[in-house]
This record gives sequence, structure tokens and C1' cells, in this order.
RNA sequence: AUAUCCCUGGCGGGAGAGCAGUGGUGUUCGCCACCGCCGAAGGCGCAACCGGCCCCCGGAAACGCUCAGGCACAAAGGACCGCCCGGGGAGA
Repeated sequence: AUAUCCCUGGCGGGAGAGCAGUGGUGUUCGCCACCGCCGAAGGCGCAACCGGCCCCCGGAAACGCUCAGGCACAAAGGACCGCCCGGGGAGA
């Protein structure tokens, strides 16, 4: 100095599941509760897998659980992918 890589931010893409039913509230939209369902914010795990001083310990997934969140369209959110600015930053 800088690539892979890491981080904030921006842009683009981005799934799933009741327009169900019942009750309450409400002029309607809507909201709440019950029931049913989804998993791709987050969270948790008895968890694949990885590592170590190895029968114990640590890390941990897009797996599992569904606490949270979500379930017509729309909006919002959205793991992850791509691109960009900025920052970090070895090795050769």
C1' cells in the first nucleotide's frame, strides 16, 4: 500500500403462512382475545458440523423450537445475494 476477509451505511433483488371461524370493541377500515398456521429480524436449543489441553470444554448452521415477530392485497419488516461509498486490515 492492498486483495480475500470484516464492519457501518446506501441501492437493487428477496420467501413462507387463515381475505378462515368464534367472541369483544368499533360507524366502517381496523384493533384485541381464542383457535389454526409460518420461519428468513432477533432469541433459544438437548443441535448437524468445527476446534481443543479430549469421555470434558469451547464455538455453532439456512437444522430444530416458535418466546418474540409474522399470516388477503398493500405497507412495514426480512436471513441471504449482488453492487457502491466509507472504515478496519494482514500475508506475499
Predicted 3D model of a 92-nucleotide RNA (Glycine riboswitch aptamer) from an Alphaproteobacteria bacterium. Its Rfam family is "Glycine riboswitch aptamer". Rfam links the family to the GO term glycine biosynthetic process. Lineage of the source: Bacteria > Pseudomonadati > Pseudomonadota > Alphaproteobacteria. Its mean pLDDT, the model's own confidence on a scale to 100, is 78. The sequence was found by an Rfam model in a public genome assembly.